This is a predicted structure of a 385-nucleotide RNA (Bacterial RNase P class A) from a Gemmatimonadales bacterium. Rfam family: Bacterial RNase P class A. The family's RNA type in Rfam is ribozyme. A source record names the gene rnpB. The organism belongs to Gemmatimonadales, within Bacteria.
């Protein structure tokens, strides 16, 4: 130079004035008047972790759900860091789904000969057996028999190059190289080592198929919850066990039933109906108003120190929206980028000024949308020294 990669700021903003809104303070002749504050980096999606609330204790299990190398961080995750292994990139980097295939089940269409302890289409030999020719030297068929090393099918074919052996071959033999399985080094550890040794030279692939094995996990949600006002209207059915439980079970704990009570019968042991009865189903009538939860938070910034790092630990410093059919808009001036015209080059006038996109108990993430400027650092190709 020019194409990548990886991180980080910023988020048309700031300042000042008029008017205009929403929260808090303070004054006030109650007319008002001053001050301070006030949408995101994703406020999204509600996908996963919490805090907080209720549910008398949330205690055992099933079933469901979710993660899945190692070793940290964190309140805590399914996140984040930093490391290994595997693939993709010439690199810088970036992606991962990442425990088990000998506990079982299942699945590989089609093509192929064959698809797991399988297989002969094309094919290769035919030494030995058989046939034929024969000059008895031999020649030929390719039957019988061997082969799976070449080719071909397919995602994927029972190891790989290289030599030796054979009739031709084959891990049949041997070297390396993979593959097992011990040991020896380095490392917390996954794992690595151009180490060492033996080894049957071989028992495929898909769990993001069921599944196994390890680990986490009460429930329900701020429309939770609490308190005040005000207003109704109760009815019917099952009914002996239910309720805390979103599916189920045990335990525990509370509430009902048996118990009593009426009424007939009675062989005076009792039997029949009624009552009443937790809960649960169904129908019905009444409020849907006020206040609070509501913003001091694992906050935010700044500094030092310890990490490789995510982070943590001290010390200083600040308070930064709390709405309620839901609040921040409009004007003006300057300043900042960008275009045009002028320029006496100091400058001047006009114009325009980006996309996704608006809190609603808070937070840590994650995904997802999205235009443009800046800034660090790293790869590569070419050029120069």
């Nucleotide at each position: 130079c020019c194409g990548g990669c990886a991180g980080g700021a910023c988020g048309c903003g700031a300042u000042g004035g008029u008017c205009g809104c929403g929260g808090c303070c303070c004054c006030u002749u109650c007319g008002g008047g001053g001050g301070c504050c006030g949408a995101g980096g994703a406020a999204a999606g509600u996908c996963c972790g919490a805090g907080c609330u209720c549910c008398g204790c949330a205690g055992g299990g099933c079933a469901g759900a979710c993660c899945g190398c190692c070793a940290g961080g964190u309140a805590a995750c399914g996140c984040c860091u930093g490391g290994g292994c595997g693939c993709c990139g010439c690199a810088a980097g970036g992606c991962g789904a990442c425990g088990g295939a000998c506990a079982g089940g299942g699945c590989a269409a089609c093509a192929g000969a064959g698809a797991a302890c399988a297989g002969a289409c094309c094919g290769c030999c035919g030494a030995u057996g058989g046939c034929c020719c024969c000059u008895c030297g031999g020649g030929g068929c390719a039957c019988a028999g061997g082969c799976a090393a070449g080719g071909g099918u397919g995602a994927a074919a029972c190891g790989g190059u290289g030599g030796g052996g054979c009739a031709a071959g084959a891990g049949c033999c041997c070297a390396c190289c993979g593959c097992g399985c011990c040991c020896c080094c380095g490392g917390c550890a996954a794992c690595g080592g151009u180490g060492g040794g033996c080894g049957g030279c071989a028992c495929g692939g898909c769990a993001a198929c069921c599944c196994c094995c390890g680990g986490u996990c009460g429930g329900a949600g701020c429309a939770a919850g609490g308190c005040c006002a005000a207003g109704c209207a109760g009815c019917g059915g099952c009914g002996a066990g239910g309720u805390g439980c979103g599916g189920c079970c045990c335990g525990c704990a509370c509430c009902a039933a048996c118990c009593c009570c009426c009424g007939c019968c009675u062989u005076c042991g009792g039997g029949c109906g009624g009552a009443a009865g937790a809960g649960c189903c169904g129908c019905g009538g009444g409020u849907a108003g006020g206040c609070u939860g509501c913003u001091c938070g694992a906050g935010g910034c700044g500094g030092u120190c310890g990490g490789c790092g995510a982070c943590g630990a001290c010390c200083g410093u600040c308070c930064c929206a709390g709405a309620c059919a839901g609040a921040u808009g409009a004007c003006c001036a300057u300043c900042c980028c960008c275009c045009c015209g002028c320029u006496c080059c100091g400058g001047c006038g006009g114009g325009g000024g980006a996309a996704c996109a608006g809190a609603a108990c808070u937070c840590g993430g994650c995904u997802u949308a999205c235009g443009g400027u800046c800034c660090u650092g790293c790869c590569a190709c070419c050029g120069c020294c």